[in-house]
Predicted 3D model of a 73-nucleotide RNA (transfer RNA) from a Candidatus Staskawiczbacteria bacterium.
RNA sequence: GCGCGAUUAGCUCAUUUGGCAGAGCGUCUCUUUGACGUAGAGAAGGUGGCAAGUUCGAAUCUUGCAUCGCGCA
Numbered sequence: 001g002c003g004c005g006a007u008u009a010g011c012u013c014a015u016u017u018g019g020c021a022g023a024g025c026g027u028c029u030c031u032u033u034g035a036c037g038u039a040g041a042g043a044a045g046g047u048g049g050c051a052a053g054u055u056c057g058a059a060u061c062u063u064g065c066a067u068c069g070c071g072c073a
Stems, first nucleotide, its partner, number of pairs: 001072007010025004019056001027043005049065005
């Protein structure tokens, strides 16, 4: 330098061919306990890496850039 893949909540990951952005763990609150833990209930937390384009509508399609990984040279 070229090709391929990845980037979504604090962490690990879904989101099946464009139509309300979710789960587990973690965090906070409440209940339970003498207390902690367990268990139960609820809540907060996302400009979906950045920018642009297409579209009525984009995490999803297109382009560029960035970072990481693999391969080729």
Its Rfam family is "tRNA". Rfam classes the family as a transfer RNA. Its family is annotated with triplet codon-amino acid adaptor activity in the Gene Ontology. The source organism's lineage runs through Bacteria, Bacteria candidate phyla and Candidatus Staskawicziibacteriota. Model confidence (mean pLDDT): 83 of 100.